[in-house]
RNA sequence: CCAGAUGGUUGGAUAGCCGCCGCCGCGAAAGCGGGGGAGGAAAGUCCGGGCUCCGUGGGAACAGGGUGGCGGGUAACGCCCGCCGAGGGAAACCUCAGGGAAAGUGCAGCAGAGAGCAGACCGCCGAUGGCCGGCAACGGCACAGGCAAGGGUGAAAGGGUGCGGUAAGAGCGCACCGCGGUGCUGGUAACAGCACUGGCAUUGUAAACCCCACCCGGAGCAAGACCAAAUAGGGAUAACAUAUGGCAGGUUCCCAUGCCGUUAUCCGGGUAGGUUGCUUGAGCCUGCUGGCAACAGCAGGCCUAGAUGAAUGGCUAUCGCCGUCUUUGACGCGUACAGAACCCGGCUUACAGACCAUCUGGUCCA
Numbered sequence: 001c002c003a004g005a006u007g008g009u010u011g012g013a014u015a016g017c018c019g020c021c022g023c024c025g026c027g028a029a030a031g032c033g034g035g036g037g038a039g040g041a042a043a044g045u046c047c048g049g050g051c052u053c054c055g056u057g058g059g060a061a062c063a064g065g066g067u068g069g070c071g072g073g074u075a076a077c078g079c080c081c082g083c084c085g086a087g088g089g090a091a092a093c094c095u096c097a098g099g100g101a102a103a104g105u106g107c108a109g110c111a112g113a114g115a116g117c118a119g120a121c122c123g124c125c126g127a128u129g130g131c132c133g134g135c136a137a138c139g140g141c142a143c144a145g146g147c148a149a150g151g152g153u154g155a156a157a158g159g160g161u162g163c164g165g166u167a168a169g170a171g172c173g174c175a176c177c178g179c180g181g182u183g184c185u186g187g188u189a190a191c192a193g194c195a196c197u198g199g200c201a202u203u204g205u206a207a208a209c210c211c212c213a214c215c216c217g218g219a220g221c222a223a224g225a226c227c228a229a230a231u232a233g234g235g236a237u238a239a240c241a242u243a244u245g246g247c248a249g250g251u252u253c254c255c256a257u258g259c260c261g262u263u264a265u266c267c268g269g270g271u272a273g274g275u276u277g278c279u280u281g282a283g284c285c286u287g288c289u290g291g292c293a294a295c296a297g298c299a300g301g302c303c304u305a306g307a308u309g310a311a312u313g314g315c316u317a318u319c320g321c322c323g324u325c326u327u328u329g330a331c332g333c334g335u336a337c338a339g340a341a342c343c344c345g346g347c348u349u350a351c352a353g354a355c356c357a358u359c360u361g362g363u364c365c366a
Base pairs, nucleotide, nucleotide: 001362002361003360004359005358006357007356008355009354010353012319013318014317015316016315017314018313020037021036023034024033025032026031039337043348044347046346047345048344049343050342051220052219053218054217057255058254059253060252061251062250064216065215066214067213068212069083070082071081072080073079084098085096086095087094088093099211100210104209105208106205107204108203121151122150123147124146125145128144129143130141131140132139133138159177160176161175162174163173164172178200179198180197181196182195183194184193185192186191224276225275226274227273234267235266236265237264238263239262240261245260246259247258248257283302284301285300286299287298288297289296290295320335321334322332323331324330325329
């Protein structure tokens, strides 16, 4: 310098004028002054939580939903970190819904002779029996029969390669590799290595039913609370009545808890509108310590939008960046994705341009 891999940062700047939404101060008010005002994804609403209500507390079973190698991190997670295994790449590195197919069920198009208790289409053999020839040795035929080595079909043909063996063949025998079982060693574990052993018995598919292990109550700030024009319902107390009952959660059972009909008297009501919830929080920044890391602990500093018919904007000038051209410059209705709505941790998706760090391979120079 070129090609590539991984992780991260940034997301136009300055000045002036005119506005918009909160906060603070002054003021009787009008208003004046000061200070604050979108993001890395505010997005999708896909996971996990806080908070709030649902009377929903404890135990068991069922149903439903989710997760799925191992260890760790975390408030928690389907997230993150480290490791293991499988696959891809020359490498850095990337991808994986990565438990179980010898519990059962289902499904597997087309092609093909045969596709799940395998299968003779082409092919090979025909030792043995048969037929023909021959005195015989033997030769021929391919009738019985044998063969999964080769061809062909297919995503897949019931371990692979080689040697022996045989009529031809075959784990039929042997060596190595693979696979199953047992044991030992290392590791917290997933798993790995080694030894012995079994000739191999087990096609694939579980983001098909299913089985195993673990987790899970529902709805959401339009939750909920308060003040209160209007309407309907409602509540408390007393008396009478009764209930070994009935009702209340996805279902059922047990325990616990709450409620129930009539009359009289008294109290009230919650729609429009307003207030609150509402922004100090698993918070942010810096440093140190522990840890491979995710992360945790400690110390110091900081307060950083809070609207609700919903603010966060517009114009001008100069500069930056990009594009075009006739290139000391001119022009541009060029300047990414996108706009908070209770809050937080993640994931995913969108994103013009610019920049940084580490690593891999190649080339050149010293």

This is a predicted structure of a 366-nucleotide RNA (Bacterial RNase P class A) from a Sphingomonadales bacterium.
The RNAcentral record of the sequence draws on ENA.
The source organism's lineage runs through Bacteria, Pseudomonadati, Pseudomonadota, Alphaproteobacteria and Sphingomonadales.
It matches the Rfam family "Bacterial RNase P class A". Rfam's curators write: Ribonuclease P (RNase P) is a ubiquitous endoribonuclease, found in archaea, bacteria and eukarya as well as chloroplasts and mitochondria.
It is recorded under the gene name rnpB.